[in-house]
RNA sequence: AGGGAAUAGUAUAGUGGAAGUACGCGGGGUUUUGAGCUCCGUGGUGCAGGUUCAAGUCCUGUUUUUCUA
Numbered sequence: 001a002g003g004g005a006a007u008a009g010u011a012u013a014g015u016g017g018a019a020g021u022a023c024g025c026g027g028g029g030u031u032u033u034g035a036g037c038u039c040c041g042u043g044g045u046g047c048a049g050g051u052u053c054a055a056g057u058c059c060u061g062u063u064u065u066u067c068u069a
Base pairs, nucleotide, nucleotide: 001068002067003066004065005064006063009023010022011021012020017053024042025041026040027039028038029037030036046062047061048060049059050058
């Protein structure tokens, strides 16, 4: 200097119109207890602006991180 990434505690999706999945965590059921199974719940868009009726998504800046030279 150029490219990529940033979403729940962790990992990871997400055609401008409801923010998902798995694990985890909390509670219930099952079990003599535990494990397992099962049901319910929990919690998130790096930050600041802009565009739009509406932004995780588009635009600008910025921070962190990664790759290339």